Two RNAs folded together computationally: RNase P RNA and transfer RNA, 438 nucleotides in total. Rfam match: Bacterial RNase P class A. Its family is annotated with ribonuclease P activity, dimeric ribonuclease P complex and tRNA processing in the Gene Ontology. Rfam describes the family as follows. Ribonuclease P (RNase P) is a ubiquitous endoribonuclease, found in archaea, bacteria and eukarya as well as chloroplasts and mitochondria.
[in-house]
RNA sequence: CGGAGUGCCACAGGCGGCCGCGGGCCGCGCUUGCGCGGCCUGAGGAAAGUCCGAGCUCCACAGGGCAGGGUGCUGGGUAACCCCCAGCGGGAGCGAUCCCAGGGAAAGUGCCACAGAAAAUAAACCGCCUCGGGCGAAAGCCCGCGGUAAGGGUGAAACGGUGCGGUAAGAGCGCACCAGCGGAGGCGGUGACGCCUCCGGCUCGGUAAACCCCACCUGGAGAAAGACCAAAUAGGGGAGAAGAGGCGGCCCGCCUCAUUCGACUCCCGGGUAGGUUGCUUGAGGCGUCCGGUAACGGACGUCCCAGAGAAAUGGUCGCCACGGAGAAAUCCGACAGAACUCGGCUUAUGGGGCACUCCGGCAU
RNA sequence: GCGCCUGUAGCUCAGUUGGAUAGAGCAACGGAUUUCUAAUCCGUCGGUCGGGGGUUCGAUUCCCUCCAGGCGCG
Numbered sequence: 001c002g003g004a005g006u007g008c009c010a011c012a013g014g015c016g017g018c019c020g021c022g023g024g025c026c027g028c029g030c031u032u033g034c035g036c037g038g039c040c041u042g043a044g045g046a047a048a049g050u051c052c053g054a055g056c057u058c059c060a061c062a063g064g065g066c067a068g069g070g071u072g073c074u075g076g077g078u079a080a081c082c083c084c085c086a087g088c089g090g091g092a093g094c095g096a097u098c099c100c101a102g103g104g105a106a107a108g109u110g111c112c113a114c115a116g117a118a119a120a121u122a123a124a125c126c127g128c129c130u131c132g133g134g135c136g137a138a139a140g141c142c143c144g145c146g147g148u149a150a151g152g153g154u155g156a157a158a159c160g161g162u163g164c165g166g167u168a169a170g171a172g173c174g175c176a177c178c179a180g181c182g183g184a185g186g187c188g189g190u191g192a193c194g195c196c197u198c199c200g201g202c203u204c205g206g207u208a209a210a211c212c213c214c215a216c217c218u219g220g221a222g223a224a225a226g227a228c229c230a231a232a233u234a235g236g237g238g239a240g241a242a243g244a245g246g247c248g249g250c251c252c253g254c255c256u257c258a259u260u261c262g263a264c265u266c267c268c269g270g271g272u273a274g275g276u277u278g279c280u281u282g283a284g285g286c287g288u289c290c291g292g293u294a295a296c297g298g299a300c301g302u303c304c305c306a307g308a309g310a311a312a313u314g315g316u317c318g319c320c321a322c323g324g325a326g327a328a329a330u331c332c333g334a335c336a337g338a339a340c341u342c343g344g345c346u347u348a349u350g351g352g353g354c355a356c357u358c359c360g361g362c363a364u
Numbered sequence: 365g366c367g368c369c370u371g372u373a374g375c376u377c378a379g380u381u382g383g384a385u386a387g388a389g390c391a392a393c394g395g396a397u398u399u400c401u402a403a404u405c406c407g408u409c410g411g412u413c414g415g416g417g418g419u420u421c422g423a424u425u426c427c428c429u430c431c432a433g434g435c436g437c438g
Stems, first nucleotide, its partner, number of pairs: 001360009011350001013320007021042010044335001048346002051344005056222004063252004068218005073087005088102001089100004103213002108211002110207003125152002127148003131144005160178006179203002181200008226277004236268005243257004284303008322333004365437007374390004383421001392408005414430005
């Protein structure tokens, strides 16, 4: 200098004029819940998707069992997590670094298309070999009973690899080395796991984001949750009816209301459908220090930062700043918008800043 | 706001323990028939299986994520 990688940070143009909107407080006026005036305040890093986890509320004080669902290396963080941090193992890359739903396939079951002889307690298509028979002068050829997984070929995948011995030909059949698996022991680590030694020819396919097994977690509904006040009610007519509801996949269990003066269900007809609350002070923000590799935690100080209810947070003009396009005049400036509240993840998106690392080239 | 479902050819739909060149009807195009058209017959074309990623030898199918459309709840 060029290329590449990782982590973190804040911002989301600024100021002013005019017009306008939501919320709160104060003042004045009266028609006592409205009008006017003043002051304060008024979107985000994702407010989004609703993919996870919680708070909160109700259903019984949320109970027992089954089913169902979820998670799945280890240690830690957290209120909790399908989140985050640090590591282990595997894979990709020259490397910085990145990716991984990463328990169990020697519990059981299923599946493995096409091709191929054979796709999983094995298997003989070609080939190789012994033996028997036939033909032939011979080399050899043909037929048959067998042996053989070393060679060929198929496939995503073929039942360890190389060499020597061995054999009729072969084969872990035997041996040496290597690879894997299992067992025992030692050392290091909290642990996942790593390293070393010895033993066993043990050589065992893949798939669990197929059923399943194991371990752990898990009740349901959601602010249209729920609470209060007000209003309405003919508890109307007809039919069915012994159980119905809380209770939602099932059972148990608990509670409530009913059993002919009839709970409850359906049809017809009628009525109400308005207000208050939940509602924003919270696992809260910012700063300093301390602990921790980190995620994060602790102490102290300081601040209050939208709470509407079909939904406000806007429009316009001028000046300045930055970036881009254009010869210039001038034009353009990202994604997007709260709806009970938090912690994450994912996705969309503009221009920056800081720190660190790797590779290549050149120079010293 | 909350909950749920769907996406396959131009349109309407099939497609199961994951394995065919992903099929059917209508439409479109060409031909036959007819004086011409319709109907009929024969043939052809047409697919990122909503997008991306993962698991697997192999994905329309299984898993994750995003996008689009639709339904229900006072």